A computed fold for a 262-nucleotide RNA from a Lachnospiraceae bacterium, annotated as Bacterial large signal recognition particle RNA. Taxonomically the source falls in Lachnospiraceae (Bacteria, Bacillati, Bacillota, Lachnospirales).
RNA sequence: GCGCAGCCGGGGAAGUAGCGGCUCCCUGUACCAUAAAUCCGCUAUAGAUGGGGUGAUAGCCCUGCCGAGGGUCUUUUAGCUGCGCGGCUGCCCCUUGUAAGCAGCGUUGAAGUUCGGGUCUUACGCGACGGAUACCUGUGAACCGUGUCAGGUUGGGAACAAAGCAGCACUAAGCGGGACCAUCCGGGUGCCGUGAGGGUGCCGGGACUGAGCCGGCUGCAAGGGUAACGCGCGUGGUUUGAGAUUCGAAGCAGGGCUGCGU
Numbered sequence: 001g002c003g004c005a006g007c008c009g010g011g012g013a014a015g016u017a018g019c020g021g022c023u024c025c026c027u028g029u030a031c032c033a034u035a036a037a038u039c040c041g042c043u044a045u046a047g048a049u050g051g052g053g054u055g056a057u058a059g060c061c062c063u064g065c066c067g068a069g070g071g072u073c074u075u076u077u078a079g080c081u082g083c084g085c086g087g088c089u090g091c092c093c094c095u096u097g098u099a100a101g102c103a104g105c106g107u108u109g110a111a112g113u114u115c116g117g118g119u120c121u122u123a124c125g126c127g128a129c130g131g132a133u134a135c136c137u138g139u140g141a142a143c144c145g146u147g148u149c150a151g152g153u154u155g156g157g158a159a160c161a162a163a164g165c166a167g168c169a170c171u172a173a174g175c176g177g178g179a180c181c182a183u184c185c186g187g188g189u190g191c192c193g194u195g196a197g198g199g200u201g202c203c204g205g206g207a208c209u210g211a212g213c214c215g216g217c218u219g220c221a222a223g224g225g226u227a228a229c230g231c232g233c234g235u236g237g238u239u240u241g242a243g244a245u246u247c248g249a250a251g252c253a254g255g256g257c258u259g260c261g262u
Stems, first nucleotide, its partner, number of pairs: 001262004006054003009027005017043005031051004059257007069247007078239009090229001092225007100218003104213002112208004117203003120197006126190002129186005135178005145170004153162003
């Protein structure tokens, strides 16, 4: 000089039978390219493929110190949060009672006692009201109501007779008015009457008596209820602490080795 070995970061997690890599994280600056998490490639000598640098360089190995950072477990003090259970506790709701406070009423008389009244259901009787009928009256029929029927028509020799329109009168149906003596129907009809039923609910009046009554609100007591909130118990997650354990880079110190062939 040339070629080769070796070296060209390390660690944790995860994954794997195990090892390394791609992935995530920590240190730190220590070649390039390709593929690789449903993985890629290897087998304790534990990456594959291709290329480059170094290869007497401060590089490699060992031990110790320090220790970034990560994992696991336990526990506690706590914070946050999820789930389950609990009405033997708070909160909340309901019922009953009480009457301490508030409010209301009360000597223009509370509560209580007593007497009468009104109000309930039903039947009958009487009356009022409303309606209707009957009653009085007015009006009211071209023809299909009555009476009388001018004129005219018909029959007849005539006398007369017949049917019969209009008119008039009376009336039917209908319409209007009146009156309230009669009848019918109706009902939250009536300071009505009689009887039967119901029964202490409500309203009002009189008398006695003389200061409370009420239970609306708050309070208190008893009972009952509810799992939303609080509280308690249990069980998870996460964060901050603490402890144990495990892996452990960079750095510092010491020691060792500094290769093979030509």
Its Rfam family is "Bacterial large signal recognition particle RNA". The family's RNA type in Rfam is non-coding RNA gene. RNAcentral holds the sequence, with entries from ENA. It is recorded under the gene name ffs. The coordinates come from a structure-prediction model, not an experiment, and the mean pLDDT is 76.